This is a predicted structure of a 378-nucleotide RNA (Bacterial RNase P class A) from Sulfuritalea sp.
Rfam family: Bacterial RNase P class A. Rfam classes the family as a ribozyme.
The sequence was found by an Rfam model in a public genome assembly.
The coordinates come from a structure-prediction model, not an experiment, and the mean pLDDT is 80.
[in-house]
RNA sequence: GAAGUCCGCCAGGCAGCCGCUGUGCACUUUUGUGCAUGGAGGAAAGUCCGGGCCCCAUAGAGCAGGAUGCCGGCUAACGGCCGGGCGCAGCAAGUCGAAAGACCCAAGGCGACAGAGAGUGGCACAGAAAACACACCGCCCAAGUCCGCAAGGAACGGCAAGGGUGAAAAGGCGGGGUAAGAGCCCACCGCAGACCGUGGCAACACGGCUGGCACGCUAAACCUCAUCCGGGGCAAGGCCAAAUAGGGAAGCGAUGGCGCUGCUCGCGCCGCUUCCGGGUAGGCUGCUAGAGCGCCGCGGCAACGCGGCGCCCAGAGGAAUGGCUGCCGGGCAGCUUCGGCUGCCUUACAGAACCCGGCUUAUCGGCGGACUUCCAUU
Numbered sequence: 001g002a003a004g005u006c007c008g009c010c011a012g013g014c015a016g017c018c019g020c021u022g023u024g025c026a027c028u029u030u031u032g033u034g035c036a037u038g039g040a041g042g043a044a045a046g047u048c049c050g051g052g053c054c055c056c057a058u059a060g061a062g063c064a065g066g067a068u069g070c071c072g073g074c075u076a077a078c079g080g081c082c083g084g085g086c087g088c089a090g091c092a093a094g095u096c097g098a099a100a101g102a103c104c105c106a107a108g109g110c111g112a113c114a115g116a117g118a119g120u121g122g123c124a125c126a127g128a129a130a131a132c133a134c135a136c137c138g139c140c141c142a143a144g145u146c147c148g149c150a151a152g153g154a155a156c157g158g159c160a161a162g163g164g165u166g167a168a169a170a171g172g173c174g175g176g177g178u179a180a181g182a183g184c185c186c187a188c189c190g191c192a193g194a195c196c197g198u199g200g201c202a203a204c205a206c207g208g209c210u211g212g213c214a215c216g217c218u219a220a221a222c223c224u225c226a227u228c229c230g231g232g233g234c235a236a237g238g239c240c241a242a243a244u245a246g247g248g249a250a251g252c253g254a255u256g257g258c259g260c261u262g263c264u265c266g267c268g269c270c271g272c273u274u275c276c277g278g279g280u281a282g283g284c285u286g287c288u289a290g291a292g293c294g295c296c297g298c299g300g301c302a303a304c305g306c307g308g309c310g311c312c313c314a315g316a317g318g319a320a321u322g323g324c325u326g327c328c329g330g331g332c333a334g335c336u337u338c339g340g341c342u343g344c345c346u347u348a349c350a351g352a353a354c355c356c357g358g359c360u361u362a363u364c365g366g367c368g369g370a371c372u373u374c375c376a377u378u
Base pairs, nucleotide, nucleotide: 001374002373003372004371005370006369007368008367009366010365012328013327014326015325016324017323018322020039021038022037023036024035025034026033027032041349045360046359048358049357050356051355052354053233054232055231056230060265061264062263063262065229066228067227068226069225070084071083072082073081074080085113086111087110088109094103095102096101114224115223119222120221121218122217123216136163137162138159139158140157145154146153147152171189172188174186175185176184190213191211192210193209195208196207197206198205199204237285238284239283240282247276248275249274250273251272252271256270257269258268259267260266292311293310294309295308296307297306298305299304329346330345331344332343333342334341335340
C1' cells in the first nucleotide's frame, strides 16, 4: 500500500420567523397571556423470548403440559451475551496440474452440538437385499456324491472380496492365508474402552495400553435423560362522580356451590351458575428518577463487576414533538487550469403510548478501530 473480515459510533449543526405540546414561575373573573426550560429511534417495527409492576391470592404439593440441551462464566432473568472445545462448509493466499480441476485452507462464518446395546417408528424409487439384511451379474469345485478312459461336466455345496443399484449396502488400504474368499490373521489408519499418564476448573487434546470391533442414518419422528417453568395482563389495577330496574325466569344448595390455567390432593370463601331485560362507558391516577445515562479509576482475555464524580434527557390522551428561510457541514451528478466551479438533495428504513434487557427484520450516507493474508522498502 492492497484485499478479506469483524466491531463500535453518528443519523446533521447554528440562527431567525411562524405553529403545537409537557413542566415551573408570574399575571389573569374565566377562557387565557408572558417568561424560562424540555419535546419521537437505531431500530420507536415484529410481539418472538426474559423480567419489573399489577391482579387471581392465604399460599402449597403431585400429575399432565411446555421450554432449553457441549464446557465454563456474566446477568434481575432469558431460548440472551462473553470466552473456550468439538464438528461442518469454504473465500483469499499457498501447492500440484497443459487445462478442467484436486489438495490444503488464515482472519472470519455456521451449528436445532444430551442420548440410536431402554424401546417403538421411518429410509420413496432403484436394487438380490435398507439392518438378525433372502444373491442379479459373478468367483470356487478343496472334501464328499453322480456321469465320463481322461480332460472335464452336473447337482449338492462354499463366497459376499469384485461388478451393478442407490444419499447410504456388514470399516479403509497393503500383505499373508484360502478351493475361492472373508478382521480369518498381521502392520498402519479408523472405531470402542467405567483403562493409564500429561495438560486443562471443564468440555476436551496429546501419548500409551487393550480389543478384531455391534451391524448404517434419522430423535426441528415418538421416546429416554438432565435442568427449568403457577395463570392472566396497563384494554393490568386503584380512586371519585353519575345513572338505572335493591328487574324477571330457571337450576344447584353444606353429603353443597364457587375460587386457585387442565386434573387430583390441599387450602380459602359462603353463596354460586345460566338466560332475558335495563343503566353507565365520565374524570383523576397508574404515567416516567430508572436493574438510568456520561466520564474516570481498579479487577477481568471478554461479557461484565466494584468504586468515585457529574447529569435529569418526551409523557400525549384519538394522540403534540412541525413548517419556511439563510449560512455551515455532508452526499450525488457534470465540468476542471486540480485551486475549485455549477446544479440538485438534506436524505433511506421509518413515528414513543407503563417501563426495561435481548433477539429478529428493514435501511441513505459517513467516521473510527481491530484482526488476518499478500506485495514493496528498510